[in-house]
RNA sequence: GCCUUUGUAGCUCAAUGGUAGAGCACUCCUCUGAAAAGGGAGAGAAGAAGGUCCGACUCCUUCCAAAGGCA
Numbered sequence: 001g002c003c004u005u006u007g008u009a010g011c012u013c014a015a016u017g018g019u020a021g022a023g024c025a026c027u028c029c030u031c032u033g034a035a036a037a038g039g040g041a042g043a044g045a046a047g048a049a050g051g052u053c054c055g056a057c058u059c060c061u062u063c064c065a066a067a068g069g070c071a
Base pairs, nucleotide, nucleotide: 001070002069003068004067005066006065007064010024011023012022013021018054026042027041028040029039030038047063048062049061050060051059
């Protein structure tokens, strides 16, 4: 220099054009003599910018970051 893959919540991962979900963690309540575990409720996320589309996490382009491969 070129190619491929990946980027979603604090962490680990889904969903793959039609309201973005789960587990753990966090906050509150409940339970207990107290704590843990359990039960209930809640907050919290699309790497950045454009484009296509009625509609984009999803498709396309560029950039950024990470991993791998070729030279």

This is a predicted structure of a 71-nucleotide RNA (transfer RNA) from Candidatus Levybacteria bacterium RIFCSPHIGHO2_01_FULL_41_15. Model confidence (mean pLDDT): 83 of 100. Its Rfam family is "tRNA". Gene Ontology term of the family: triplet codon-amino acid adaptor activity. Rfam describes the family as follows. Transfer RNA (tRNA) molecules are approximately 80 nucleotides in length.